[in-house]
RNA sequence: AUACAAUACCGUGUUAUCGCCUUUGCUUAUGCAAGGGAGGAAAGUCCGGACAGCAUAGGGCAGCGCAGCAGCUAAUUACUGCGGCCGGUGUAAGAACCGGCACAGACAGUGCCACAGAAAAUAACCGCCCCUGCAAAGGGGUAAGGGUGAAAAUGUAGGGUAAGAGCCUACACAUUUGGAUGGCAACAUCUAUGUGGGGUAAACCUUGCGCGCUGAAAUGCCAAAUAGGCGGAUGCCUGAGAACGGCUCGUUCAAUGUCCGUGGGUUGGCAGCUAGAGGUGCUGUGUGAGCAGCAUCCCAGAUAAAUGAUAACGUUUCAUGGCAACAUGAAAUUACAGAAUCCGGCUUACAGGUAUUGUUUUACU
Numbered sequence: 001a002u003a004c005a006a007u008a009c010c011g012u013g014u015u016a017u018c019g020c021c022u023u024u025g026c027u028u029a030u031g032c033a034a035g036g037g038a039g040g041a042a043a044g045u046c047c048g049g050a051c052a053g054c055a056u057a058g059g060g061c062a063g064c065g066c067a068g069c070a071g072c073u074a075a076u077u078a079c080u081g082c083g084g085c086c087g088g089u090g091u092a093a094g095a096a097c098c099g100g101c102a103c104a105g106a107c108a109g110u111g112c113c114a115c116a117g118a119a120a121a122u123a124a125c126c127g128c129c130c131c132u133g134c135a136a137a138g139g140g141g142u143a144a145g146g147g148u149g150a151a152a153a154u155g156u157a158g159g160g161u162a163a164g165a166g167c168c169u170a171c172a173c174a175u176u177u178g179g180a181u182g183g184c185a186a187c188a189u190c191u192a193u194g195u196g197g198g199g200u201a202a203a204c205c206u207u208g209c210g211c212g213c214u215g216a217a218a219u220g221c222c223a224a225a226u227a228g229g230c231g232g233a234u235g236c237c238u239g240a241g242a243a244c245g246g247c248u249c250g251u252u253c254a255a256u257g258u259c260c261g262u263g264g265g266u267u268g269g270c271a272g273c274u275a276g277a278g279g280u281g282c283u284g285u286g287u288g289a290g291c292a293g294c295a296u297c298c299c300a301g302a303u304a305a306a307u308g309a310u311a312a313c314g315u316u317u318c319a320u321g322g323c324a325a326c327a328u329g330a331a332a333u334u335a336c337a338g339a340a341u342c343c344g345g346c347u348u349a350c351a352g353g354u355a356u357u358g359u360u361u362u363a364c365u
Base pairs, nucleotide, nucleotide: 001361003359004358005357006356007355008354009353010352013313014312015311016310017309018308020037021036022035023034024033025032026031039336043347044346046345047344048343049342050341051215052214053213054212058249059248060247061246063211064210065209066208067207068082069081070080071079083103084101085100086099087098088097089096104206105205109204110203111200112199113198125146126145127142128141129140130139131138132137154172155171156170157169158168159167173196174195175194177192178191179190180189181188182187219271220270221269222268229262230261231260232259233258234257241253242252243251278297279296280295281294282293283292284291285290314333315332316331317330318329319328320327321326
């Protein structure tokens, strides 16, 4: 210097005129003046909340969610750091770096591990050893060797044995429990005793912690209109029925009532609706996610849905000329994409650019 990968950030301009929407002020009307106008994902609707409603309060069952430790936050299964396990690079072995995890429990119980294989836990195909037999073959022992398989009774060595086996011994490996040291903790190291078929809970299950629901078409208010009509069932304090995830107990309210069906009127307007867990800058603090302080700013609010067009300059690309600076001309104004109550997180899409780290190739020193 080139190419690739990962992570983070940006993601396209300025001025003028006209057009559209909106805020504020002025104005007799009409208009005038000043200011503002689509994102990093506005997408997905996967999560968490703010806010609103369900008159008041509790219990049980079912159901749902989470699952290493400690933090951060309004809150979360997100995020940060640490621990453990797994994988990659690397090494004699490491350290270190990078990445991943749906990381409670298999000694509460029930299941499952196809095919192959003798056997997937009540093990014997080949092999090895012993006995009978001329031989073929038969009987008994074995689980160290071989085969099958994703996985076959923890590993290596020695002793022992008819041949073998934790059968015995030494050293390891894994692990329950106790102790010591370090750490807030998860855990780590050492030590003592005991134990030694696995895997699977993203199988059922068990344990611990937690959970009311609905959703801006929520919800509240105003105006207007009509037939509070008709039919059926049922009830009146011994309580029908109602109280927005399901069932149930219970509590409360409740009577010219309640429920079901049918029919008629209304489909208009206002609020919610944007001053916020807000943006920007600086300082301090923390490994970090973040937190605190100071200063400054007000940056869409539409309702069938506005946020656009043109011109010039700038920028970028291409061509020509030029040693270069630059000049002339042409093209583009870029990808993904479009607010609808708001905020935080996650996921997905993306032309191009910037920065950091790593790897490959090449050149120079």
The RNA shown here (Bacterial RNase P class A) has 365 nucleotides and comes from an uncultured Bacteroidota bacterium. Rfam family: Bacterial RNase P class A. The family's RNA type in Rfam is ribozyme.